[in-house]
Notes:
The prediction has a mean pLDDT of 83. This is a predicted structure of a 477-nucleotide part of an RNA (small-subunit ribosomal RNA, 5' domain) from Datisca glomerata.

Context: one part of a larger RNA
RNA sequence: GGAUGAACGCUGAAGGCAUGCUUAGCACAUGCAAGUCAGACGGGAAGUGGUGUUUCUAGUGGCGGACGAGUGAGUAACGUGUAAGAACCUGCCCUUGGGAGGGGAACAACAGUUGGAAACGGCUGCUAAUACCCCAUAGGCUGAGGAGCAAAAUGAGGAAUCCGCCCGAGGAGGGGCUCACGUCUGAUUAGCUAGUUGGUAAGGAAAUAGCUUACCAAGGCAAUGAUCUGUAGCUGGUCUAAGAGGAUGAUCAGUCACAUCGGGACUGAGACACGGCCCAGACUCCUAUGGGAGGUAGUAGUGGGGAAUCUUCCAAAAUGGGCCAAAGCCUGACGGAGCAAUGCCGCGUGGAGGUAGAAGGCCAACGCGUCGUGAACUUCUUUUCUAGGAGAAGAAGCAAUGACGGUAUCUUGGGAAUAAGCAUCGGCUAACUCUGUGCUAGCAGCCGCGAUAAUACAAAAGAUGCAAGCAUUAUCC
Numbered sequence: 001g002g003a004u005g006a007a008c009g010c011u012g013a014a015g016g017c018a019u020g021c022u023u024a025g026c027a028c029a030u031g032c033a034a035g036u037c038a039g040a041c042g043g044g045a046a047g048u049g050g051u052g053u054u055u056c057u058a059g060u061g062g063c064g065g066a067c068g069a070g071u072g073a074g075u076a077a078c079g080u081g082u083a084a085g086a087a088c089c090u091g092c093c094c095u096u097g098g099g100a101g102g103g104g105a106a107c108a109a110c111a112g113u114u115g116g117a118a119a120c121g122g123c124u125g126c127u128a129a130u131a132c133c134c135c136a137u138a139g140g141c142u143g144a145g146g147a148g149c150a151a152a153a154u155g156a157g158g159a160a161u162c163c164g165c166c167c168g169a170g171g172a173g174g175g176g177c178u179c180a181c182g183u184c185u186g187a188u189u190a191g192c193u194a195g196u197u198g199g200u201a202a203g204g205a206a207a208u209a210g211c212u213u214a215c216c217a218a219g220g221c222a223a224u225g226a227u228c229u230g231u232a233g234c235u236g237g238u239c240u241a242a243g244a245g246g247a248u249g250a251u252c253a254g255u256c257a258c259a260u261c262g263g264g265a266c267u268g269a270g271a272c273a274c275g276g277c278c279c280a281g282a283c284u285c286c287u288a289u290g291g292g293a294g295g296u297a298g299u300a301g302u303g304g305g306g307a308a309u310c311u312u313c314c315a316a317a318a319u320g321g322g323c324c325a326a327a328g329c330c331u332g333a334c335g336g337a338g339c340a341a342u343g344c345c346g347c348g349u350g351g352a353g354g355u356a357g358a359a360g361g362c363c364a365a366c367g368c369g370u371c372g373u374g375a376a377c378u379u380c381u382u383u384u385c386u387a388g389g390a391g392a393a394g395a396a397g398c399a400a401u402g403a404c405g406g407u408a409u410c411u412u413g414g415g416a417a418u419a420a421g422c423a424u425c426g427g428c429u430a431a432c433u434c435u436g437u438g439c440u441a442g443c444a445g446c447c448g449c450g451a452u453a454a455u456a457c458a459a460a461a462g463a464u465g466c467a468a469g470c471a472u473u474a475u476c477c
Stems, first nucleotide, its partner, number of pairs: 001477004006473002009470002015345004019340002021305001026303003030300003035063003040060002043057004070258003079183004084178002088175003093171007101135004110125006140149001155162002184230001186228001191221003196218008233255004237248004260281001262279003283294004311337001313336002319333001320331004350380004360371003363367001385414006394404001421466005426447003433460001435458002442449002
């Protein structure tokens, strides 16, 4: 000198665009953050109205809750970055070849009854389906034989047909796996390893594989730092520097890991699943003491910690996502508004004229000194401000549809009107005098200053620097 997710002190007009718990991965009151489909299904209810229509939905069923959103605890490699690879899976989507024949039994809801304080259940009976099962057939799987394994329509429509279903093949995008190289510190850590290293066989998996097991061999890693210890998510990037480098990993983007702590699986194309399930621990709450409920590292918000970090806001108009034939519904993603000089950028606090060089302050040589054309005064302008009027783009298009918002912007009137501070002035370092104090009070980044003439302390007057900011502190180059 530059920089910051900064903080603190003094001060503070307004605008645009960004950013905003770096500490306790501490505990959380309350609301919301994932639903949707009645064109899969049987019921129930409400309205209209006079026999066919509308609306709502507890339950069965389907798809989605594996995305999106958050955080960085763990992790020094099962991660990540770059470059390769072979033994794999893939719902929805695209292309394409075939197919959907025949039958059956249930379970919710519901009704009855019954247990419990509640959470939630038990028993009996009825019932539908794109829920479930059986037979048939197909391709595919196998060295061969044999065995085994599909489907969904009285879903919509007057119909054409549409949306769906099953088995194959290919693709796209996504995911799992392997490998090479790179990836912080300590030797005051030198040896580490027993499923350990390899083979055979079996099991297992979507797939390769000690992934698992039995048997056999005795290997494997390490001074090019194994093992152990400490620290840490990684990267694109960011800051700095002429560069080489050094430091860093907020926001935005990619990726990994986690979801009160530990473990486990279920369902599913996909999870060992933040707002799913089970078990155990800690904590909190309810209880009739028998037993139950909960998880903000989603968004607002509260307490706590801290030098320190925002509203319990608006809307689904746009972009994107889920469901849906569609209309549409949902969406604290997102779009916006609010708060904060936290940062960056632009803008203003007036322009021109004006000497009796006024009053007043300061100096002391007492002046034709200085503050100072500064003010007053005259004149001009209106960015801002204030009051009225008009008023968007963002909407994709036949039309309709805007949270922001009567916002931005334009225009008319008014009147200099509403708007300047902070630090410094011994040298480094731009800017000096007076008064007070008298090694006191104090200053200080370093050198140092203060002992009765202090340009270094305190006040004043003046000056210098930056400016809606200015200093200080912390950290990095």
The full RNA is in RNAcentral, with records from SILVA.